[in-house]
Molecule: transfer RNA
Organism: Candidatus Doudnabacteria bacterium RIFCSPHIGHO2_01_FULL_46_24
């Protein structure tokens, strides 16, 4: 340089052009002499800037950081 991936809550990890989920963690409750376990409830997120569109987290373009191969120099 050139082609492909991937980026979602603290962590892993889905889904989709129309309210973003699930499992673990975190909080409060309830149970329990007390813990643990197990209930119920909460609280947190689509990597960034445009652009299509009534509507973008999805779709296009750029861009950042990560992984894979190719390629030239040394």
């Nucleotide at each position: 340089g050139c082609g492909g991936g991937a980026u979602u809550u603290g962590u892993a990890u889905a889904a989709u052009g129309g309210c973003a989920g699930u499992a673990c963690g975190g909080g409060a409750c309830c149970c329990u002499u007390c813990c643990a376990a197990g209930g119920u409830c909460c609280a947190g997120g689509c990597g960034c800037g445009g652009g299509u569109u009534c509507g973008a987290u999805u779709c296009c373009c750029g861009c950042a950081u990560c992984c894979c191969g190719c390629u030239c120099c040394a």